[in-house]
RNA sequence: UUCUUAUCCAGAGAGAUCGAGGGGCAGGCCCUAUGACAUCUCGGCAGCGGGUUCAUUACACAUGAACACUGUGCCAAUUCCUGCAAAUGCUUUAUGCAUUUGGAAGAUGAGAA
Numbered sequence: 001u002u003c004u005u006a007u008c009c010a011g012a013g014a015g016a017u018c019g020a021g022g023g024g025c026a027g028g029c030c031c032u033a034u035g036a037c038a039u040c041u042c043g044g045c046a047g048c049g050g051g052u053u054c055a056u057u058a059c060a061c062a063u064g065a066a067c068a069c070u071g072u073g074c075c076a077a078u079u080c081c082u083g084c085a086a087a088u089g090c091u092u093u094a095u096g097c098a099u100u101u102g103g104a105a106g107a108u109g110a111g112a113a
Base pairs, nucleotide, nucleotide: 001113002112003111004110005109006108007107008106013042014041015040016039017038021031022030023029025083026082027081028080043075044074045073047072048071049070050069051067052066053065054064055063056062079105084102085101086100087099088098089097090096091094
């Protein structure tokens, strides 16, 4: 980097350095010199894998729960909202608006190449 798969309306910030952009892309909207983004320190959260303990049990380390011990991840806004399609409703009947569902894209974990 690519593929497969699971999850994404929950949760969790202070300080230091730097100095103008950032929220993946586009549109919207928002954050930002009361200091963004990034890096570092400390702190925190608990999603996934591992571990430990407990419970259940068909006795298969199977299922569930707890612990922050370990790997990774995360700590503005639902993945900030929408993007493609369908259904339903409304109306000024416009490929308009709203709602719902599915999908795409993205992020993270696990596995594989």
Model confidence (mean pLDDT): 81 of 100. A computed fold for a 113-nucleotide RNA from Sporosarcina sp. ZBG7A, annotated as SAM riboswitch aptamer (S box leader). The organism belongs to Sporosarcina, within Bacteria.